[in-house]
RNAcentral holds the full RNA, with entries from ENA, Greengenes and SILVA. This is a predicted structure of a 352-nucleotide part of an RNA (small-subunit ribosomal RNA, central domain) from an uncultured bacterium. The coordinates come from a structure-prediction model, not an experiment, and the mean pLDDT is 84.
Context: one part of a larger RNA
RNA sequence: CUGGCCGUAAAGAGCUCGUAUGUGGUUUGUUCACAUCGUCUGUGAAAUUCCCAGCUUAUUUGUGGGCGUGCAGGCGAUACGGGCUGACUUGAGUACUGUAGGGGUAACUGGAAUUCCUGGUGUAGCGGUGAAAUGCGCAGAUAUCAGGAGGAACCCCGAUGGCGAAGGCAGGUUACUGGGCAGUUACUGACGCUGAAGGAGCGAAAGCAUGGGUAGCAAACAGGAUUAGAUACCCUGGUAGUCCAUGCCGUAAACUGUGGGCGCUAGGUGUAGGGGCCUUUUGGGGUUUCUGUGCCGUAGCUAACGCAUUAUGCGCCCCACCUGGGGAGUACGGCCGCAAGGCUAAAACUUC
Numbered sequence: 001c002u003g004g005c006c007g008u009a010a011a012g013a014g015c016u017c018g019u020a021u022g023u024g025g026u027u028u029g030u031u032c033a034c035a036u037c038g039u040c041u042g043u044g045a046a047a048u049u050c051c052c053a054g055c056u057u058a059u060u061u062g063u064g065g066g067c068g069u070g071c072a073g074g075c076g077a078u079a080c081g082g083g084c085u086g087a088c089u090u091g092a093g094u095a096c097u098g099u100a101g102g103g104g105u106a107a108c109u110g111g112a113a114u115u116c117c118u119g120g121u122g123u124a125g126c127g128g129u130g131a132a133a134u135g136c137g138c139a140g141a142u143a144u145c146a147g148g149a150g151g152a153a154c155c156c157c158g159a160u161g162g163c164g165a166a167g168g169c170a171g172g173u174u175a176c177u178g179g180g181c182a183g184u185u186a187c188u189g190a191c192g193c194u195g196a197a198g199g200a201g202c203g204a205a206a207g208c209a210u211g212g213g214u215a216g217c218a219a220a221c222a223g224g225a226u227u228a229g230a231u232a233c234c235c236u237g238g239u240a241g242u243c244c245a246u247g248c249c250g251u252a253a254a255c256u257g258u259g260g261g262c263g264c265u266a267g268g269u270g271u272a273g274g275g276g277c278c279u280u281u282u283g284g285g286g287u288u289u290c291u292g293u294g295c296c297g298u299a300g301c302u303a304a305c306g307c308a309u310u311a312u313g314c315g316c317c318c319c320a321c322c323u324g325g326g327g328a329g330u331a332c333g334g335c336c337g338c339a340a341g342g343c344u345a346a347a348a349c350u351u352c
Stems, first nucleotide, its partner, number of pairs: 004322001007305002012319001014202004022193002025088003029084002032082001034081001036077008049065002052062002091191001092188003095184005103177007110154001115149007125136002162169002207248006216242002221237004259318006267296013300307002324351003333344004
């Protein structure tokens, strides 16, 4: 190179943008001929190999042929791929009219609850557990009523529901703002797809830096229990942290353990957002169509489990990745980071 795979056996980068590369719709012309195809010429050392000949034969030697699948050049062919050229509209995009949404950012704002503070009522317990104790309480707790402070999270609606590229997103209002979907078929006219060679951005939680904030919860820590012990599980406390602003970190079972795009291949039944038609139990019913999201299921696929128009089916294009287990996602080196560490990534040895 050929070849096989990647849901669960090893293997899909966490996600997106996008350069190069690779690849690419229908059609006209082409005295372009790069690729492709045909033919011819040159070259493709000798030995090796084949036929024949010669030393009696063999090894050997000689003449001739073949092979050398390649390269270069000449002539010719032009269907397909490519170049150039002209056009097209179905891919892609734009415009217009609608439309659903926890998509994003910022500001303002609401009620319930916990805790704390002040005052009233009130008296001896309260908490907590399997049972207790630590703890709180006559300096008046718990309970209850009124008022106040402050921080964090948003009950019901709520869903197999919605939105987002992923991470993720939920009290309400306003401002700014991204994307989707449907319809019209008006415009551009292949402008497309992919993209970890390299590059850029986003990226839960925890953690780090500086400055704020701190109600509840709560690593560490302290005490009480349990126990043979108990550096735990249970209980009472409790600091980082959790929250905000700015800057880092760049990882997760970042999971649908399923990369992206396009086309094709039975159905049934829910649900969300649009459109058409029919009917009018009226914003109801039926039917159809596009887009999303679930369940079941045929063909097919699969080692099986299962997947099955949201494919793990049938094809094409592009990228990533895998090659027994351990050593090891480690050492060394490099790059990044304040650090923690991250990315890249072996070998000896061992075992079958």